[in-house]
Molecule: transfer RNA
Organism: Candidatus Heimdallarchaeota archaeon
């Protein structure tokens, strides 16, 4: 250089295909209940404008262009 794919709380993913009000879930933390503690178990809480920068649109994580990274794979 050139294909393909992947980027979403600390930390793993889903949701992109077929745009629509609130971006689910697990793990970690935080707060209580539980117990002689601790740990397991139950409850409840914050936390992400979804990799940046435009672009279409009433509306964008989701569609489109550059650009940053990572991973293979060709040269």
């Nucleotide at each position: 250089g050139c294909g393909u794919c992947c980027g979403u709380g600390g930390c793993c993913c889903a949701g992109u295909c077929c745009g629509g009000u609130u971006a689910a879930g697990g793990c970690a933390u935080c707060c209580g209940a539980c117990u002689g503690u601790u740990a397991a178990u139950c409850g409840g809480g914050a936390g992400a404008u979804c990799g940046c920068a435009g672009g279409u649109u009433c509306g964008a994580a989701u569609c489109c262009u550059g650009c940053c990274g990572g991973a293979c794979g060709c040269g």